[in-house]
Context: one part of a larger RNA
Molecule: large-subunit ribosomal RNA, domain I
Organism: Candidatus Melainabacteria bacterium
RNA sequence: AGCGCAUGGAGGAUACCUUGGCGCCAGCAGCCGAUGAAGGACGCAAUAAACUGCGAAAAGCUAGGGGGAGCCGUUAUAGGCUUCGAUCCCUAGGUCUCCGAAUGGGGCAACCCUGCCAGAGUAAUGUCUGGUAACCCUCAACUGAAUAAAUAGGUUGUGUGGAGGUAAGCUCGGGAACUGAAACAUCUUAGUACCGAGAGGAAAAUAAAACAAAACAGUGAUUCCCUUAGUAGCGGCGAGUGAAAGGGGAAGAGCCCAAACCAGUUGUACGAAAGUACGAUUGGGGUAGCGGGACAGCAUACGAGAUGGGAUGACGAUAGUUGAAGAUGCCUGGGAAGGCACACCAAAGACGGUGACAGUCCGGUAAGCGAAAUUGUCUGAACCUCAGCUGUAUCCCAAGUAGGACGGAACACGAGAAAUUCCGUUUGAAUCUGCCGGGACCAUCCGGUAAGGCUAAAUACUGACUGGCGACCGAUAGUGAACAAGUACCGCGAGGGAAAGGUGAAAAGAACCCCGGUGAGGGGAGUGAAAUAGAACAUGAAACCGUGUGCUU
Numbered sequence: 001a002g003c004g005c006a007u008g009g010a011g012g013a014u015a016c017c018u019u020g021g022c023g024c025c026a027g028c029a030g031c032c033g034a035u036g037a038a039g040g041a042c043g044c045a046a047u048a049a050a051c052u053g054c055g056a057a058a059a060g061c062u063a064g065g066g067g068g069a070g071c072c073g074u075u076a077u078a079g080g081c082u083u084c085g086a087u088c089c090c091u092a093g094g095u096c097u098c099c100g101a102a103u104g105g106g107g108c109a110a111c112c113c114u115g116c117c118a119g120a121g122u123a124a125u126g127u128c129u130g131g132u133a134a135c136c137c138u139c140a141a142c143u144g145a146a147u148a149a150a151u152a153g154g155u156u157g158u159g160u161g162g163a164g165g166u167a168a169g170c171u172c173g174g175g176a177a178c179u180g181a182a183a184c185a186u187c188u189u190a191g192u193a194c195c196g197a198g199a200g201g202a203a204a205a206u207a208a209a210a211c212a213a214a215a216c217a218g219u220g221a222u223u224c225c226c227u228u229a230g231u232a233g234c235g236g237c238g239a240g241u242g243a244a245a246g247g248g249g250a251a252g253a254g255c256c257c258a259a260a261c262c263a264g265u266u267g268u269a270c271g272a273a274a275g276u277a278c279g280a281u282u283g284g285g286g287u288a289g290c291g292g293g294a295c296a297g298c299a300u301a302c303g304a305g306a307u308g309g310g311a312u313g314a315c316g317a318u319a320g321u322u323g324a325a326g327a328u329g330c331c332u333g334g335g336a337a338g339g340c341a342c343a344c345c346a347a348a349g350a351c352g353g354u355g356a357c358a359g360u361c362c363g364g365u366a367a368g369c370g371a372a373a374u375u376g377u378c379u380g381a382a383c384c385u386c387a388g389c390u391g392u393a394u395c396c397c398a399a400g401u402a403g404g405a406c407g408g409a410a411c412a413c414g415a416g417a418a419a420u421u422c423c424g425u426u427u428g429a430a431u432c433u434g435c436c437g438g439g440a441c442c443a444u445c446c447g448g449u450a451a452g453g454c455u456a457a458a459u460a461c462u463g464a465c466u467g468g469c470g471a472c473c474g475a476u477a478g479u480g481a482a483c484a485a486g487u488a489c490c491g492c493g494a495g496g497g498a499a500a501g502g503u504g505a506a507a508a509g510a511a512c513c514c515c516g517g518u519g520a521g522g523g524g525a526g527u528g529a530a531a532u533a534g535a536a537c538a539u540g541a542a543a544c545c546g547u548g549u550g551c552u553u
Base pairs, nucleotide, nucleotide: 001552002551003550004549005548006547007546008545009544016502017501020473021472022470023469024468025467026466027465029462030461031165032164039099040098041097042055043054044053046077047076050074051073061093062092063091064090065089066088070081071080072079104113105112106111114133115132116131117130118129119128120127135162136161137159139157140156141155142154143153170198171197172196173195174194180187184236210219211218223250224249225248226247227246233241234240254454255453256452261284262283263282264281265280266279267278268277269276270275289432291397292396293395294394295391296390297389298388303386304385305384308383313378314377315376316375317374318373320369321368322367326342328341329340330339331338343360344359345349351363352362353361403427404426405425406424407423408422409421410420413439434449435448436447437446438445489496490495509537512524513523514522515521
């Protein structure tokens, strides 16, 4: 030195574990904000770095409930509190520095500097405390130019007005490219990503100027699902794209105005006045497609009602609570829940814990019960609203609208034979003997009544909360994060972004002695089932480094 055997160091794989994740399901909730949010800065404990909680009333204050023996968070020591009911949990209230829409002015966020009113203090000033002072909009009052009346403008007041935040779903306004077409330009990707605005717990859509049928049937608002169907179509007829009617389900709900006409108030013009004409405004009236209404005449109760409105009642939510049955004997063991034997409960043999595997030890589980306070859903009385018949053909029935032309866009439909819908430019009707549609267009027939508005449910989503489940992960996995994690750290910044779990059943965390620097570390002693479980702590592989010993050279 090599090869064995034994035994160590170092290292942290492996198996085991789980406080954390991941996914799905169900329920609940679906907004917060100038009464100052979301999010932060700085503080607050006897001692206090971080997290948690809280706000100068600062790990907390008050009240009402619950609860019943310990408590002063993670976390120790000291010192306290508590059956005269603490700590803790729920509800309501109080306090709530500074920044932040941030709003008195400024500003490099958490800072600086003011005016006015009231108060404290001072001889007085400085100072301190409370309040108030941004902008826009609404309404009101007062003022008030060019310019006479007026208006613009201004001032003051007024308001739970607005402003900002928010995961995904939603609507609207804008709107790509890579890609595919085996290149590429129409096309596709795609009205996607992304940007902007806005709203609500959903949003949007919605009460036929709808479909349909074609000799003359039928359906009856919207939305969503299954189907129709990868069909009819569209398409450098390439790549691709791609309906609808109808059928089956979910859910179901219908309403209000404009106008004619009537009445009141009021303005302007004309006028001597009476008044007339044209407006403005308020109330009544009225709402339809067997056209309806106004108008004229007659009638006026039974009933109906989406939304509004809320008496009442029911069921919940936010703390909790009752809850069966082995203290059985023996054995092994550090320890019994294991083994043997004998019992018991069960509307409870889910689960978790307890010194190994527990229906009967603990928490619970099945099944019941429970709220002073705040609050949700359903129910829905009164209220409120609606509602008849006949006649006539005088009036009304939404105008720069419908439609046309040109240019675009949306419709499954790329300009096509291209209807329908929307926008820009330019033109421009009719009022029921009217007008629109039925995929160019015309006729017949059929359907409807545009140019005003509202409308639950079925539908979409899940940041937050609650519960359950898993042929999901088990610390290089599962979230980036099981740990003071969006932390440490990096970057001027936008942004990037870790590593890091396990003593033991219980700290019983090693009194005392010895070596050593009053060390580090170790040796005894002691604890413990175990200390080769000693805090660099469970298991403890390999690389790598030793020690002892055998063999070989």